A computed fold for a 73-nucleotide RNA from a Candidatus Aenigmatarchaeota archaeon, annotated as transfer RNA.

RNA sequence: GGGCCCAUAACUCAGUUGGUAGAGUGCCAGGCUUUUAACCUGGAAGUCGUGGGUUCGACCCCCACUGGGCCCA
Repeated sequence: GGGCCCAUAACUCAGUUGGUAGAGUGCCAGGCUUUUAACCUGGAAGUCGUGGGUUCGACCCCCACUGGGCCCA
């Protein structure tokens, strides 16, 4: 220098023929228990890496950039 992949909740990850976001763990509250743990119920938590573009509408399509990984030179 060239190519490919990844970036979504605190963490690990789903999600898409474009229609406004979910799980597990963790956290908070309650139940149960003499208490803790376990178990059960409920809840909070995300401008979907950044900036543009296309579209009535973008996590999803296009472009650039940032960070990480791999390959080639």
Its Rfam family is "tRNA". Rfam links the family to the GO term triplet codon-amino acid adaptor activity. About the family: Transfer RNA (tRNA) molecules are approximately 80 nucleotides in length. The organism belongs to Candidatus Aenigmatarchaeota, within Archaea. Its mean pLDDT, the model's own confidence on a scale to 100, is 81.